A computed fold for a 73-nucleotide RNA from an Elusimicrobiota bacterium, annotated as transfer RNA.
The sequence was found in a public genome assembly.
[in-house]
RNA sequence: GGCCCCAUCGUCUAGUGGUUUAGGACACUGCCCUCUCAAGGCAGAAAUACGGGUUCGAAUCCCGUUGGGGUCA
Repeated sequence: GGCCCCAUCGUCUAGUGGUUUAGGACACUGCCCUCUCAAGGCAGAAAUACGGGUUCGAAUCCCGUUGGGGUCA
C1' cells in the first nucleotide's frame, strides 16, 4: 500500500427502515429493609465514533474520515 471485519450507557451486550421513552446484565447514586454492613427490594442517572448522502422516516442502507483487528505483498 491492496482487500475484509468491527465501532451503541462506566464495562459487556440486544436491536428486521417506522411500534415503548434505544432494551438487558454488571457497576454507580438515592430510598426501603437491618442495631450496622452484606444480601434482597424499589427508583434514578447514563450510549448509537465523526461528517455527508438515500428515504416521508436511518442505530440499521450507501460514501468518506478516524480508531481498532485480520489477511496479502
Its Rfam family is "tRNA". The family's RNA type in Rfam is transfer RNA. The coordinates come from a structure-prediction model, not an experiment, and the mean pLDDT is 80.